[in-house]
RNA sequence: GGUCCUAUCGUCUAAUGGCUCAGGACAUGUCCCUUUCACGGACAAAAUACGGGUUCGAUUCCCGUUGGGACUA
Repeated sequence: GGUCCUAUCGUCUAAUGGCUCAGGACAUGUCCCUUUCACGGACAAAAUACGGGUUCGAUUCCCGUUGGGACUA
């Protein structure tokens, strides 16, 4: 250089183009429980890498950029 794969809360991981206000676990915060801590319970905050396109509708499909990875020369 070429071909291909991949990118979602702090971390891991779901989501047939339409019930998704993007769900769950761990972690975090508040409260309850406890003499206190731990355990347990309730609640809360937190994400679609970036820019375009297709579509009535995009996390999902297409193109490009960026990061990561595999193969090949």
The RNA shown here (transfer RNA) has 73 nucleotides and comes from a bacterium. Its Rfam family is "tRNA". The family's RNA type in Rfam is transfer RNA. The sequence is in RNAcentral, with records from ENA.